[in-house]
């Protein structure tokens, strides 16, 4: 810098001792112990993982089965044209490996998190009520979008 998510969920102990909730305003939490460090536990499922399901793709690799084609290949039939069978090769289809997407599962691994919606607001748009009053202003709400922030992945 880009993308995704952010109304769910999940706390005890030890040490320590006054702050903390990013900023600002509000409102909260905090000596019944804040922040921090350590131990243990948990939540979640971003990454990871999977003899999972469905779909797509098929550059490359594989395929005693399928189709088409090929020739100084082999065998057989025919007077002959030619036909039949086989092996081999090419291509295609299909399947598998592999790849991608969606869904599902898992919780051994990498992070993250464990008061309150990211605690609410801040900027813009729309809108309801109330009060002033004159082409707006203020207060209390609601909805949508942004900004900022956090976390993950790149």
């Nucleotide at each position: 810098c880009u993308c995704a998510u952010c109304g769910a969920g999940a706390g005890g102990g030890a040490c320590u001792g006054a702050g903390g909730g990013a900023a600002c305003g509000g409102c909260c939490c905090g000596u019944u112990g804040a922040a921090g460090u350590c131990c243990c536990g948990g939540c979640a499922a971003c990454c990871g993982c999977c003899g999972c399901a469905c779909g797509a793709g098929c550059c490359u690799c594989c395929g005693a089965a399928c189709g088409u084609c090929g020739g100084c290949c082999c065998g057989g039939a025919u007077c002959a044209c030619u036909c039949c069978g086989g092996a081999c090769g090419a291509c295609g289809a299909c399947g598998g490996a592999u790849u991608c997407g969606u869904g599902g599962g898992u919780g051994u691994g990498g992070u993250g998190c464990c008061a309150a919606a990211u605690c609410c607001g801040u900027c813009c748009c729309g809108u309801g009520c109330c009060g002033a009053g004159a082409g707006u202003c203020g207060g209390c709400g609601c909805g949508g979008g942004g900004a900022a922030g956090a976390u993950g992945a790149g």

Predicted 3D model of a 154-nucleotide RNA (SAM riboswitch aptamer (S box leader)) from uncultured Marmoricola sp. The sequence is in RNAcentral, with records from MGnify. Its mean pLDDT, the model's own confidence on a scale to 100, is 80. Its Rfam family is "SAM riboswitch aptamer (S box leader)". Gene Ontology term of the family: regulation of gene expression.